[in-house]
RNA sequence: GGGCGGUUAGCUCAGUGGCAGAGCACGCGCCUUACACGCGCGAUGUCGCAGGUUCAAUCCCUGCACCGCCCACCA
Numbered sequence: 001g002g003g004c005g006g007u008u009a010g011c012u013c014a015g016u017g018g019c020a021g022a023g024c025a026c027g028c029g030c031c032u033u034a035c036a037c038g039c040g041c042g043a044u045g046u047c048g049c050a051g052g053u054u055c056a057a058u059c060c061c062u063g064c065a066c067c068g069c070c071c072a073c074c075a
Stems, first nucleotide, its partner, number of pairs: 001071007010024004018055001026042005048064005
């Protein structure tokens, strides 16, 4: 330098045009002598950044950034 994949809640990840979600974690309550487990309730997001397409973008297109893998080049 070229190609491919990824970036969404604290973590792991779903979601492929029309209300942003799950599990775990966290807070509160129930339960328990207490803790854990279990059950119920709850809080939490500039969907990496910028631009474009669209009535409407997490989703489609372009550029950039970062992470990973492969190839090439140099040494």
Molecule: transfer RNA
Organism: Verrucomicrobiia bacterium